[in-house]
């Protein structure tokens, strides 16, 4: 340095619920718990979904990211053990 990823070790992260709590809202933060995870660490860089305060319009409505999702997927990147 590189490939693999065990019902190992030792740690880590947490859908979803419930509480507090920002947010306009999708979501976000923090306990408490626990479906799951070998990058479920970090970057919105490309597809890709979700929202529409605001703004556009042909105005019971449609479009719109400058919000957001990294636990949809590619991609870049850093990184702990074991075995080879």
């Nucleotide at each position: 340095a590189g490939a693999u990823g065990a019902c190992a070790a030792a740690g880590g992260c947490a859908c979803g619920g419930c509480g507090u709590u920002c947010g306009a809202a999708a979501g976000g933060a923090c306990g408490c718990u626990u479906c799951g995870c070998a990058a479920a660490g970090c970057u919105a860089c490309c597809g890709g979904u979700c929202u529409a305060c605001g703004g556009u319009u042909u105005u019971u409505g449609a479009c719109u990211a400058c919000g957001a999702c990294a636990g949809c997927g590619g991609a870049g990147u850093u990184a702990c053990c074991a075995u080879c």
Record summary: A computed fold for an 84-nucleotide RNA from Proteobacteria bacterium UBA1847, annotated as c-di-GMP-I riboswitch aptamer. Lineage of the source: Bacteria > Pseudomonadati > Pseudomonadota. Of the family's consensus pairs, 95% are formed in the model. Rfam family: c-di-GMP-I riboswitch aptamer. Rfam links the family to the GO term cyclic-di-GMP binding. It was read from a public genome assembly, where an Rfam model found it. Model confidence (mean pLDDT): 84 of 100.